This is a predicted structure of a 105-nucleotide RNA (SAM riboswitch aptamer (S box leader)) from Halanaerobium saccharolyticum. Of the family's consensus pairs, 97% are formed in the model. Rfam family: SAM riboswitch aptamer (S box leader). About the family: The SAM riboswitch is found upstream of a number of genes which code for proteins involved in methionine or cysteine biosynthesis in Gram-positive bacteria. The SAM riboswitch acts at the level of transcription termination control.
[in-house]
RNA sequence: GUCUUAUCAAGAGUGGUGGAGGGAUCUGGCCCUGCGAAACCCGGCAACCAGCAGUUAUAUACUGCCCGGUGCUAAAUCCAGCAGGUUGAGCCUGAAAGAUAAGUA
Numbered sequence: 001g002u003c004u005u006a007u008c009a010a011g012a013g014u015g016g017u018g019g020a021g022g023g024a025u026c027u028g029g030c031c032c033u034g035c036g037a038a039a040c041c042c043g044g045c046a047a048c049c050a051g052c053a054g055u056u057a058u059a060u061a062c063u064g065c066c067c068g069g070u071g072c073u074a075a076a077u078c079c080a081g082c083a084g085g086u087u088g089a090g091c092c093u094g095a096a097a098g099a100u101a102a103g104u105a
Base pairs, nucleotide, nucleotide: 003103004102005101006100007099008098013042015041016040017039021032022031023030026081027080028079029078043073044072045071048069049068051065052064053063054062055061077097082094083093084092085091086090
């Protein structure tokens, strides 16, 4: 990298190093940032997988814990771009794309 399934409006620092960019990509918006961006470290959140405990009818189920494997830690996946609905601004639903996890030839 392929495909499948699930989730994506909750949650998470007034820390250290670092120094100018960042919010996936393209377009258009809108934001964050020398009151310190990215990245790294530490801390934290969460509970997808694993593990442990419990409920139940063995278990595929559910609940709790969490020292392990990942992930995440501004704004809905920041918003729109495609399709449908809706009286205008606008709003709603879905798709596509993307991210993450677990599996897969």